Source information: This is a predicted structure of a 72-nucleotide RNA (transfer RNA) from an archaeon. Rfam family: tRNA. Its family is annotated with triplet codon-amino acid adaptor activity in the Gene Ontology. By type it is a transfer RNA. From the family's description: Transfer RNA (tRNA) molecules are approximately 80 nucleotides in length.

[in-house]
RNA sequence: AGGCCUAUAGUAUAGUGGAUAGUACGACCGGCUUCGGACCGGUAAACCGGGGUUCAAUUCCUCGUAGGCCUA
Numbered sequence: 001a002g003g004c005c006u007a008u009a010g011u012a013u014a015g016u017g018g019a020u021a022g023u024a025c026g027a028c029c030g031g032c033u034u035c036g037g038a039c040c041g042g043u044a045a046a047c048c049g050g051g052g053u054u055c056a057a058u059u060c061c062u063c064g065u066a067g068g069c070c071u072a
Stems, first nucleotide, its partner, number of pairs: 001071007010025004018055001027043005048064005
């Protein structure tokens, strides 16, 4: 320098155009317990950024940013 892949709660991930953006762990609150843990109930928390296509974009296209792999 070129090519390919990836980017979603604090962490790990699901989601092939219309779902209230889901799950697990973690956090917080409550119950239980003498206390804690485990267990049970609940709460908060996310689509990398700009532009485009579309009635509608997390999803498709494009540019950028960050990370990974390959080639030179």